[in-house]
RNA sequence: GGGCCAGUGGUCUAGGUGGUUAUGACGUCGCCCUGACACGGCGGAGGUCGCCGGUUCAAAUCCGGCCUGGCCCA
Numbered sequence: 001g002g003g004c005c006a007g008u009g010g011u012c013u014a015g016g017u018g019g020u021u022a023u024g025a026c027g028u029c030g031c032c033c034u035g036a037c038a039c040g041g042c043g044g045a046g047g048u049c050g051c052c053g054g055u056u057c058a059a060a061u062c063c064g065g066c067c068u069g070g071c072c073c074a
Base pairs, nucleotide, nucleotide: 001073002072003071004070005069006068007067010026011025012024019057028044029043030042031041032040050066051065052064053063054062
């Protein structure tokens, strides 16, 4: 330099052929439980879906460019 794949809460992750509200687990916070801790139960906060643009009535999803990471070729 060229090709392929990936990027979604703090971490991991679901999201069929674009459609009212982006899913779950762990973690975190509050309450209950306990003599206390752990486990367990209930509830909450936390995401502008890597960035910029395009297509569309509508984009995490489709298209283009860029950035980052991984693999392969030279």

Predicted 3D model of a 74-nucleotide RNA (transfer RNA) from a Methanobacteriota archaeon. The coordinates come from a structure-prediction model, not an experiment, and the mean pLDDT is 80. RNAcentral records the identical sequence in 4 taxa. Its Rfam family is "tRNA". Rfam links the family to the GO term triplet codon-amino acid adaptor activity. From the family's description: Transfer RNA (tRNA) molecules are approximately 80 nucleotides in length.